The prediction has a mean pLDDT of 78. Predicted 3D model of a 264-nucleotide RNA (Bacterial large signal recognition particle RNA) from a Chloroflexota bacterium. The RNAcentral record of the sequence draws on ENA. NCBI's taxonomy places the organism under Bacteria, Bacillati, Chloroflexota. Rfam family: Bacterial large signal recognition particle RNA. It is annotated as a non-coding RNA gene. The gene name in the source record is ffs.
[in-house]
RNA sequence: UCGUGCUAGACGGGGAGCUAGCGGUGCCCUGUACCCGCAAUCCGCUAUAGCGGGGUCGAAUUCCCGCUCGAGGUCUAGGCGCCGCGGGAACUGCCCCUGAGAAGUGGCGUUGAUAACCUGGCCCUGCGCGGCGGGACGCUGCGAACCCCGUCAGACCCGGAAGGGAGCAGCGGUAAGCGGUCAGUCUCGGGCGCCGCAGGCAAUCCGGGUUGGAGUCGGCUGUCAGGGGUAAGCCUGCGGACCGGAUCGACAGCGGGUGCACGA
Numbered sequence: 001u002c003g004u005g006c007u008a009g010a011c012g013g014g015g016a017g018c019u020a021g022c023g024g025u026g027c028c029c030u031g032u033a034c035c036c037g038c039a040a041u042c043c044g045c046u047a048u049a050g051c052g053g054g055g056u057c058g059a060a061u062u063c064c065c066g067c068u069c070g071a072g073g074u075c076u077a078g079g080c081g082c083c084g085c086g087g088g089a090a091c092u093g094c095c096c097c098u099g100a101g102a103a104g105u106g107g108c109g110u111u112g113a114u115a116a117c118c119u120g121g122c123c124c125u126g127c128g129c130g131g132c133g134g135g136a137c138g139c140u141g142c143g144a145a146c147c148c149c150g151u152c153a154g155a156c157c158c159g160g161a162a163g164g165g166a167g168c169a170g171c172g173g174u175a176a177g178c179g180g181u182c183a184g185u186c187u188c189g190g191g192c193g194c195c196g197c198a199g200g201c202a203a204u205c206c207g208g209g210u211u212g213g214a215g216u217c218g219g220c221u222g223u224c225a226g227g228g229g230u231a232a233g234c235c236u237g238c239g240g241a242c243c244g245g246a247u248c249g250a251c252a253g254c255g256g257g258u259g260c261a262c263g264a
Stems, first nucleotide, its partner, number of pairs: 001264006009057003012030004020046005034054005063257006072248005078243002082240007091233002093230008103221003106217003115211007123200006129193002132189006138181005148173004156165003
């Protein structure tokens, strides 16, 4: 150096979580990597830290060590930063209401403001007048088969007669009642009145007059105060992305290391 047979070892690893700790089942990453049984009210172990059974490869592309790279995970009182969701209402902003004040502007005012006084109105009570409405009187029309009136043809009754009587229809009238009229008279009433008279309250408002001679009002802007609303800024809690920090770290790359026996 070659060949044969073995052995160590390998046949996936990692993160969070769980745990006193380790490994596994379940989740996630990596990416392809023997099979069976067990296990979240967990399972198996104890620093040589899954256990039990079976199989394959085997000293190297595959095993071991170191360095680099770095998927991904976890943590973070970090960023006077960004995004989303919830809450708040002290302050700023915005909106609404009320009040003050009178700087600006505007209205009224020497054709006379504010103010003071007088007078009238508005308001209340009583009386009256007018109007309207109801009723009565008045005037007028209709109005009774008989039991209303007058006149009563015919017919009827009494009478010897003269004559007398009752009386239907018709005609005329009237009562109760039903209407009409409204010029007039009386009476009653009121969601009537640019009406009159008398008295009163109130002194607010309005009209007028007198005195007197310059302010007055608060519409708009601005200011101040109070109240209410809104939630953009603001305050606060939670979550997320990004940028940092810490830590573990698969895959991959580079370098190094690795046993025994026999034969030639």